[in-house]
RNA sequence: UCAGCAGGCCGGAUGGCCGCUUCGCCGGCGUUGCGUAUCAAGGCGGAGAGGAAAGUCCGGGCUCCAUGGAAGCACGGUGCCGGAUAACCUCCGGCGGGGGCGACCCCAGGGACAGUGCCACAGAAAGUAAACCGCCUGACGGAGCCCGCGAGGGCAAAGGUAGGUAAGGGUGAAAGGGUGCGGUAAGAGCGCACCGCGUCCUUGGUAACAAGGAUGGCAGGGCAAACCCCACCGGGAGCAAAACCGAAUAGGGGCGGCGCGGACGGGAAACCGUCCUAGUCUGCUUUCAGACGAGACCGCCCGGGUUGGUCGCAUGAGGCGCCCCGCAAGGAGCGCCCAAGAUGAAUGGUCAUCGCCCCGCCGCAAGGAGGGGUACAGAACCCGGCUUACAGGCUUGGUGACAUG
Numbered sequence: 001u002c003a004g005c006a007g008g009c010c011g012g013a014u015g016g017c018c019g020c021u022u023c024g025c026c027g028g029c030g031u032u033g034c035g036u037a038u039c040a041a042g043g044c045g046g047a048g049a050g051g052a053a054a055g056u057c058c059g060g061g062c063u064c065c066a067u068g069g070a071a072g073c074a075c076g077g078u079g080c081c082g083g084a085u086a087a088c089c090u091c092c093g094g095c096g097g098g099g100g101c102g103a104c105c106c107c108a109g110g111g112a113c114a115g116u117g118c119c120a121c122a123g124a125a126a127g128u129a130a131a132c133c134g135c136c137u138g139a140c141g142g143a144g145c146c147c148g149c150g151a152g153g154g155c156a157a158a159g160g161u162a163g164g165u166a167a168g169g170g171u172g173a174a175a176g177g178g179u180g181c182g183g184u185a186a187g188a189g190c191g192c193a194c195c196g197c198g199u200c201c202u203u204g205g206u207a208a209c210a211a212g213g214a215u216g217g218c219a220g221g222g223c224a225a226a227c228c229c230c231a232c233c234g235g236g237a238g239c240a241a242a243a244c245c246g247a248a249u250a251g252g253g254g255c256g257g258c259g260c261g262g263a264c265g266g267g268a269a270a271c272c273g274u275c276c277u278a279g280u281c282u283g284c285u286u287u288c289a290g291a292c293g294a295g296a297c298c299g300c301c302c303g304g305g306u307u308g309g310u311c312g313c314a315u316g317a318g319g320c321g322c323c324c325c326g327c328a329a330g331g332a333g334c335g336c337c338c339a340a341g342a343u344g345a346a347u348g349g350u351c352a353u354c355g356c357c358c359c360g361c362c363g364c365a366a367g368g369a370g371g372g373g374u375a376c377a378g379a380a381c382c383c384g385g386c387u388u389a390c391a392g393g394c395u396u397g398g399u400g401a402c403a404u405g
Stems, first nucleotide, its partner, number of pairs: 001401003005397006012354007020048007030038002050376001054387002057385005062238004075234005080094005095109001096107004110229002115227002117223003132169002134165005140159001144155004177195006196218001197216008243310003252302006258295001261276006279292004318337005324331002355374005361368002
């Protein structure tokens, strides 16, 4: 200098004008018999989105419902080891496996002799293996060749047949350890060496695991984000939770006023049903109409709910600084600070100047004048995480290559 890796941080600034939400002070139209009670307009001052406020994917707090304790069953979740934490599917530190020259990155990483199931296509065979081509052997077979004057003798390919074999070929994501030497009819852990693997022991480590030694000729391949087994964890619903205040209107209940007649049917009765009428209501009187009717209606009272309002709701596993412990995640101590709270849902709009980035132009250069861009996004009960989106920029520490000293 170039390339690459891991982390941390910022994510526009200032001013003018016009607005919004909320809090405090002033104000005082009104309400009221009065008031220092309550209160509209208006004025002044303070505060007013994020690193993800997002997705609502995990874990908690809080609230209500359910619940005597413990255990079990079902269902769901988690799954190498140790630690952190209120808790976690999170984080930190390790282990193992894989990738990269490296810094570093990725892994849903318990159990496959408990059982069941699956392994498409291809292939002979996909599971306590199998034998298509090939290789080898036996008997058969005899194209053909050789010897011989001849009779005859000898060798022998193709071919099918009975076996052996698992080196080689072929299929497949995967085919019964790998390489080499020996061995064999051909082969084969059949034997041996090294590597891998299983079992046992020793050592180190809290552990996962690692290293070493002995031993076994190698053992029934893979899949558990298939059922399943093992270990551990888990009640349900959610701030539209929950609590409080409580209107009109329409239901419900009680008391009082007026009224408490008739017919038919059922029934042993109590009573029930239908119809008629006295009567009631439609602001008042009359007529008509409609609705109802032995209870319609009137008056008073009680209670629940809806609209609405208050609360939950901003002091919390809170933030910042110093110091100590810890490799770290994190924890202890001390000090300081209080920082949005809407609800048809505020936190905005516009102008000016500046900043930052990009583009070409002018200029020897310093620089100058232009044009374009300035993201993702928007609290809704609150925290801890994860994931996803993001213009542009700052910064720290490693790595590799090249060059120079």
A computed fold for a 405-nucleotide RNA from Methyloceanibacter sp., annotated as Bacterial RNase P class A. Taxonomically the source falls in Methyloceanibacter (Bacteria, Pseudomonadota, Alphaproteobacteria, Hyphomicrobiales). It matches the Rfam family "Bacterial RNase P class A". Rfam's curators write: Ribonuclease P (RNase P) is a ubiquitous endoribonuclease, found in archaea, bacteria and eukarya as well as chloroplasts and mitochondria. Gene Ontology terms of the family: dimeric ribonuclease P complex, ribonuclease P activity and tRNA processing. The coordinates come from a structure-prediction model, not an experiment, and the mean pLDDT is 76. The RNAcentral record of the sequence draws on ENA.